[in-house]
RNA sequence: AAUUCAUCAAGACCAGUGGAGGGAUAGGCCCUUUGAAGCUGGAGCAACCACCUGACAGUGCAGACUGUUUGCAAAGGUGCUAAGUCCUACGGUAGCCCGUUCAUUCAGGCCCUGACAGAUGAGGA
Numbered sequence: 001a002a003u004u005c006a007u008c009a010a011g012a013c014c015a016g017u018g019g020a021g022g023g024a025u026a027g028g029c030c031c032u033u034u035g036a037a038g039c040u041g042g043a044g045c046a047a048c049c050a051c052c053u054g055a056c057a058g059u060g061c062a063g064a065c066u067g068u069u070u071g072c073a074a075a076g077g078u079g080c081u082a083a084g085u086c087c088u089a090c091g092g093u094a095g096c097c098c099g100u101u102c103a104u105u106c107a108g109g110c111c112c113u114g115a116c117a118g119a120u121g122a123g124g125a
């Protein structure tokens, strides 16, 4: 690094430094000199991994190990702390709304939903 799996509607900001950008891409729409990004310090959120704990299943004579899962915690490893991953990108179904048509026609919107992309974690020849 290809790639695999899981999750993504909740949650959580101050100070110093810095000095114009930032929200992945494009289009929107936002944030920002009442101070962007970056860096530093502190604080917080969460529960992916690890730890601890209960249950079930499998293997084993047994100690125990493995798998699934409940709960706790936040002193371990990460992550995160504007807006739903800010919204939409490619599709789909029922319903609803609006316009249109001779029409059960056509276009758009709302809601729901699958994928793509992205982010984070755990694996990874």
Base pairs, nucleotide, nucleotide: 003123004122005121006120007119008118013042014041015040016039017038021031022030023029025089026088027087028086043081044080045079048077049076052071054069055068056067057066058065059064085117090114091113092112095110096109097108099106

The RNA shown here (SAM riboswitch aptamer (S box leader)) has 125 nucleotides and comes from Robiginitomaculum sp. The prediction has a mean pLDDT of 77. The source organism's lineage runs through Bacteria, Alphaproteobacteria, Maricaulales, Robiginitomaculaceae and Robiginitomaculum. It was read from a public genome assembly, where an Rfam model found it.